[in-house]
RNAcentral holds the full RNA, with entries from SILVA.
Predicted 3D model of a 349-nucleotide part of an RNA (small-subunit ribosomal RNA, central domain) from a hydrothermal vent metagenome.
It matches the Rfam family "Bacterial small subunit ribosomal RNA".
Context: one part of a larger RNA
Formats: sequence, structure tokens, C1' cells
RNA sequence: CUGGGCGUAAAGAGCGCGCAGGCGGCUUUCUAAGUCCAAUGUGAAAGCCCAGGGCCCAACCCUGGAAGUGCAUUGGAUACUGGGAAGCUCAGAGUGCGGGAGAGGUGAGCGGAAUUCCUGGUGUAGGGGUGAAAUCCGUAGAUAUCAGGAAGAACACCGGUGGCGAAGGCGGCUCACUGGAACGCAACUGACGCUCAUGCGCGAAAGCGUGGGGAGCAAACAGGAUUAGAUACCCUGGUAGUCCACGCCCUAAACGAUGGAUGCUCGGUGUUGGGGAUACCUUCCCCAGUGCCUCAAGCUAACGCCUUAAGCAUCCCGCCUGGGGAGUACGCUCGCAAGGGUGAAACUC
Repeated sequence: CUGGGCGUAAAGAGCGCGCAGGCGGCUUUCUAAGUCCAAUGUGAAAGCCCAGGGCCCAACCCUGGAAGUGCAUUGGAUACUGGGAAGCUCAGAGUGCGGGAGAGGUGAGCGGAAUUCCUGGUGUAGGGGUGAAAUCCGUAGAUAUCAGGAAGAACACCGGUGGCGAAGGCGGCUCACUGGAACGCAACUGACGCUCAUGCGCGAAAGCGUGGGGAGCAAACAGGAUUAGAUACCCUGGUAGUCCACGCCCUAAACGAUGGAUGCUCGGUGUUGGGGAUACCUUCCCCAGUGCCUCAAGCUAACGCCUUAAGCAUCCCGCCUGGGGAGUACGCUCGCAAGGGUGAAACUC
């Protein structure tokens, strides 16, 4: 010396399921593969190291010894790991039972407000828009207002560092089908677990294909302004699209810029769900979640993190290794395409 890292410096895969693999609770017993001890054999010579010697010395050379961390065989040890057998457990995991919470998912139906359009009534000269205007709409009767009708999309208040979901994400009401989690009880199984290369599935928005739909909004586009110009910001219009069904695409500041699991390590204060005690005002306690604070300790380059860790540890996976070139080229692969995945080098600083 036998690497250091990944919140913000390069670095956590967007998320899940999960085969192989790696790792794995408590007790007894057998085995002795790993592991440990001993003996024997072997481990060429030269070299290295030690002792002695030969060339005047040294380099060099000669003789002997040691070493050779290894391998094999035999004998032994059994704490730990592995293997076989038997058992344990409201110690991990799962099942069952009970009463609750929730914008979790899919489908169907329904509702009101608003917007636009259409028809009719009242009514008359303006309306609209802006910093100011103009394009634009209106005497073929607009704007305003009342009644009726049609359509599509989104669900005000409740609404909350509230809830649910693995993530993306999910918000009017009702019904049907359906996933998960928490709490309580301890009846059952008895380690059935954790992680996961490859693989499979899910995956906002935009985009693509086919067919519908189209109120509002609105890339592109047109016009009006602004300006030196104005391929913009502002205004008037407006098509894809936004919506639905089915099939693709597979990306993101897919962020907590923080992979998953388990255990341990001061406090304070909110809030959500469940349970318990006291009690009938409520207060306190436990579990699970979700926030904030901090002179805890500790960690950190600092900022900050701090039982929801970025602290202390173990296991498994992913990833990084100076900036640019470049997430480019080439090859392969996926895609209808757009493009995605994988992913260099020369050169240069």
C1' cells in the first nucleotide's frame, strides 16, 4: 500500500415486479467442504537473504545454509460459514378475523355554474381592446338585458407543508368491479426473507397512426400596434393540438437533484388515520403516516442534514473517474416517423 466517492462539485437507473446470482433469525445434532493446527512429500538451477571462501580490493565467482508466503496426501480441531436432519417464534415474513380512513385504479350514469353559438323579446349607437391605439365586431340592429335551445371541456367553495398511489400521477355526485396500506385481536404457517444483472410491465407533457369530437384555449399562420428593425413581448383573428376510443412513442429540473431493506442513536411543536386509558370539558399514552424547529450528539468543503439522516452499522443493486469535442460519429438495436437506447476517438485546453 491492498481506492475514493454519488443532496448542491462527475456520479442514484423515472418507477415497479422479479428469474439467475449475492446476502440471510433462534436452538440442538450430524458432517467436516470453507476455516485452523501438525506431520510427510514436493516446491529445478541461477537469483534475493545469511555464513564461509577465491581473484591485491570491489564488481564478479565458488561452497554451504536459510527462504520459497504454494500445492498434494495423511492425522487432528469444530467457534464461525457451508451441507444434512430435527425443532422454535405476537423476534423477520405471511395468512386469518374485526371495525374504520382515503382525489388509489377501471367502467357506466347523473348534476350545477361558466363560456361560445343559435332562435325569439326589450332596446339603440356604439362595442371591444390598450400604456395609448389600431386591426376587429355593429343600423343587414351589435354591446347590454330577458326567455328558450344546442355543444364541448373543466369541476368554484369544501381544500388543508390534508389524503391516496411504486413512480408518472389522482379532485363535482352516484353506482358497479377492483389494487394497496394503517390500526386492533393473537387463531394459523414456521425463516416461507432482503436485494436484484438479464428480462417483463407501468410511465407527465409534447408527438405519431386510424376513426370520432371540437365550446373555450391555442404552437404554426394572418393582420393591427411597438420599434432603428420586431420573423418577439401587447392586441384582433386563427389551424394543428388540447377531448374520446384503440394502437404507438418512452422522454423530463421523471427532483427530496438524496436507490432499496433492516437495526441502533437527545429533545420540542403541529397535523392525518387507527387503538387505549381517564372521563363526559377533555387531557394523556401507543402504533402508522405527514410537516416544522433545534445550542443535542454525530456528520459535512461549506450550505446544511439531524429517528422521514446527509448520523452509527450490515447486505444487495445502479452509477462516477478533468473541461470541450459529445450524449455527437460509427456499429448494433427499438420505432410508422419524430426519434429513443447503447455510446467512442482524433484534436484541443